Small-subunit ribosomal RNA, 3' major domain from an uncultured Alphaproteobacteria bacterium, 480 nucleotides, folded computationally.
[in-house]
Context: one part of a larger RNA
């Protein structure tokens, strides 16, 4: 000087606490541990791994396993030889195919000093080399998690100390904050804080088409549907608005702090973006790049099939319920923000239904979707029930070469557990939890994840004495 203390003083934080709602029990997704296996490819292991890397595993992917195959290689660059085309379509035979053999059609490289002179593509030969998702994350780059959006980290001059090193950054207040203010041997400065940036929340100015429709007209079963309008929404550029600006009262005449007026907003207005010196030889050599090491007829490349989907069991994360604040049936209203030409499909039809056949717009404010809990009326009347909906026959539908192993759907049958879940443990402080349904990336198909987006919309907070993390300051140390 640090680090530690079941040392003290402050002070913060969904950390307790006051509350809602869950997980932990049930069945299933989904992840991981184990176990099995030819293989179950591989990495992530307290908090900072476990619905993670994967934003899509029937083939592919794919890295694993069996079996066939290839060896200068599927992929670059140099070098020698041949050819002059290469290739793109196709017929057949052998094979699981890879790959070999074979038959037709197009097509007949560019340039030129006309020399195989240049370039270029293909086959062949030799070799330098290729090629490894082999190993080391404790050799590394770069990128990320966590303390943590905690207020902290530092540096130049000066002072002080022999020296490590202090001082400034301590000390009274105050803040969300090393924010600020006062004082002080310290005076200034950096990275950090705050602003500066998006975005919703108000108004205004521009600008009205595909959007909007109050005022006039015409219209129709209905409809901005016609003319027409630019007022209103909206859309999306600019601008303006909050600054503790004003008023009380507290306070050290200060920084603030507390009530109040005015405001669409009020004291950091809500919400992103952003992450300071470090720290843990975290975490990634399988994104990628890379030092070394190691393989080379193989630890390299193809292909087929198989596997990543096993299953005595264990644990994480979820989704579905246990029901009457409900099931079912009917009848109705009301969003955002996303995507759409290998693409979204109105609408008509067929079909109990997935879904099929035809097919208008739309490359989009133009076209393309019932939003769905709410509400209304009816029934069920507390049962394992008209609840749940797991397994299982069975017959269909759709993607795709192709659904046995292993896809998602749909129809009838069936009808398991489970009756609100032990220690124990989690999220959450307002448009938040809880609860409703949209969309969207990945995708031929396949979402209870994962990202977003409206709808309804609470309960609590006395308060710091306890648990946990974090700050500052101080004290004890046989640590470093």
């Nucleotide at each position: 000087u640090g680090a530690c203390g079941g040392g003290g003083a402050c002070c913060c934080g969904c950390a307790c606490a006051a509350g809602u709602a869950g997980u932990g029990g049930a069945g299933c997704a989904u992840g991981u541990u184990g176990u099995u296996u030819a293989a179950u490819u591989c990495g992530a292991u307290g908090a900072u791994a476990c619905g993670c890397g994967a934003a899509a595993a029937a083939c592919c992917u794919u890295a694993c396993c069996a079996a066939c195959c290839c060896u200068u290689g599927a992929c670059a660059u140099a070098c020698c030889a041949a050819u002059c085309g290469c290739g793109a379509u196709u017929u057949c035979c052998a094979g699981a195919g890879a790959u070999g053999g074979u038959u037709a059609u197009c097509u007949u490289c560019a340039g030129u000093u006309c020399g195989g002179c240049u370039g270029g593509a293909u086959u062949g030969g030799a070799u330098a080399c290729a090629g490894a998702u082999g190993c080391u994350g404790c050799a590394u780059g770069g990128c990320u998690g966590u303390c943590g959006u905690c207020a902290g980290c530092u540096c130049g001059u000066g002072u002080c100390g022999u020296g490590a090193g202090a001082u400034g950054u301590u000390g009274g207040g105050u803040u969300a904050a090393g924010u600020c203010c006062c004082g002080c041997a310290a005076c200034g400065a950096g990275c950090g804080c705050a602003a500066c940036c998006c975005u919703c929340a108000u108004c205004a100015u521009u600008a009205g088409u595909u959007g909007c429709c109050a005022u006039c007209a015409g219209g129709u079963u209905a409809a901005g549907c016609u003319g027409g309008g630019a007022a209103c929404u909206c859309u999306a550029a600019u601008g303006a608005a909050a600054c503790u600006g004003c008023c009380g009262g507290u306070g050290a005449u200060a920084a603030g702090c507390u009530g109040g007026a005015g405001g669409a907003a009020g004291g950091u207005g809500g919400g992103g973006a952003u992450g300071a010196u470090g720290u843990c030889a975290a975490g990634u050599c399988a994104g990628c790049a890379u030092g070394g090491c190691u393989c080379u007829u193989a630890c390299g490349g193809g292909u087929u099939g198989g596997g990543c989907u096993a299953c005595a069991a264990a644990c994480g994360u979820g989704c579905u319920a246990c029901a009457a604040u409900g099931g079912u049936g009917c009848u109705u209203a009301c969003a955002a923000a996303a995507a759409g030409u290998u693409g979204c499909a109105a609408c008509a039809u067929c079909g109990c239904a997935a879904g099929g056949u035809g097919a208008a717009g739309c490359u989009a404010a133009u076209c393309u979707a019932u939003a769905a809990a709410a509400a209304g009326c009816a029934u069920c009347u507390c049962a394992g029930u008209u609840c749940a909906g797991a397994u299982u026959a069975u017959c269909c539908u759709c993607u795709g070469c192709a659904a046995c192993u292993c896809g998602a759907g749909g129809g009838u049958a069936u009808g398991a557990a489970g009756u609100c879940g032990g220690a124990a443990u989690u999220a959450c402080u307002a448009g938040u939890a809880a609860u409703c349904g949209u969309g969207g990336a990945u995708c031929a198909g396949c979402a209870u994840g994962c990202c977003a987006c409206g709808g309804u919309g609470a309960a609590u907070a006395c308060g710091u004495u306890c648990u946990c993390g974090g700050g500052u300051c101080u004290u004890g140390u046989a640590c470093a």
The coordinates come from a structure-prediction model, not an experiment, and the mean pLDDT is 82. Rfam family: Bacterial small subunit ribosomal RNA.